[in-house]
Molecule: SAM riboswitch aptamer (S box leader)
Organism: soil metagenome
Order: sequence, then structure tokens, then C1' cells
RNA sequence: UCUCAUCUAGAGUGGCCGAGGGACGGGCCCAAUGACGCCACGGCAACCGCUCCGAUUUCGAUCGGAGGUCAGGUGCCAACUCCUGCCCGGUAGUUGGGGGAGAUGAGA
Repeated sequence: UCUCAUCUAGAGUGGCCGAGGGACGGGCCCAAUGACGCCACGGCAACCGCUCCGAUUUCGAUCGGAGGUCAGGUGCCAACUCCUGCCCGGUAGUUGGGGGAGAUGAGA
């Protein structure tokens, strides 16, 4: 960089640091009662791994379903991905659908 899947659920304390942070623009929030970040410990869950069941099978595996563990590899623990951005529709305020962008995982 490309492909596929998911993104309204869930889960925080302490220490260090010190001014910005929430990807980008707009909005709206968080933040010296210390945010963001880093470290320690704790936790969440089901992408991979693991276990079980079923189907297929070229017997190497593939596909589907279930479980929830040594959480093993990642990820995550303010706000729906915080909302929105582009297109289409309904509407009194506003709202529904799709897309884009982004994040995470798996594969190339």
C1' cells in the first nucleotide's frame, strides 16, 4: 500500500511529568481539582490462537457453529468512531439510509 471483517456493548486506580488533548476542517467537549503521554498494577472482550461440535475433503486441510481460558499474540478501558464533512430521502424542530475518512484485527 491492497483485500476482507468489525466499529450504539464492555472495562480504572496509583505514581511520574507538566500544557495541551479528543486523527484532519467545523462544532462540541476533556484539561493546573493535572488532561494527553509514560510506567506499574488491575480490568474488558472473542480478531487471531486454544478447546468442543457439525459439514466437506484431494486427508493436508477448508467452511460453519459453540465455549470463554494460561488472556497465549494483538487491541481496548470519557463522550455512538463524541457529532459532522459527500450523496439520496422524509420533516415543524430534525431525522433515516448509503458513501468517504479513521481505528482495530486477519491475510497479501